[in-house]
RNA sequence: AUGAUUUCAAGAGGAGAGACUACGCUUUUUGUAGCGCCGAAGGAGCAAGCAAAUAUAUCAUUUGUGAAUCUCUCAGGCAAAAGAACUCUUGUUUGACG
Numbered sequence: 001a002u003g004a005u006u007u008c009a010a011g012a013g014g015a016g017a018g019a020c021u022a023c024g025c026u027u028u029u030u031g032u033a034g035c036g037c038c039g040a041a042g043g044a045g046c047a048a049g050c051a052a053a054u055a056u057a058u059c060a061u062u063u064g065u066g067a068a069u070c071u072c073u074c075a076g077g078c079a080a081a082a083g084a085a086c087u088c089u090u091g092u093u094u095g096a097c098g
Base pairs, nucleotide, nucleotide: 008091009090010089011088012087013086018035020034021033022032023031024030036078037077038076042074043072044071045070049065050064051063052062053061054060
């Protein structure tokens, strides 16, 4: 010095699903209970493949590793606000390769 990859911050965009019912409080809000739903904070699970072990059979069994926007719905969410995976821009961090 090029800047793969990684971290963080700011800005922009950013879906889904009852402002459900009962009681209480009550201007809005909001507490408890009940049922109904959503997936894109977070979390959890799994394929192929890969590796190892056992067996010495005839290509089998077991274990480990192994992704997600898939699945689960623990958590979170179901008016607005907030949040929001992910994408882009700017900066920051790391420094593969050259």
Molecule: Glycine riboswitch aptamer
Organism: Cytobacillus purgationiresistens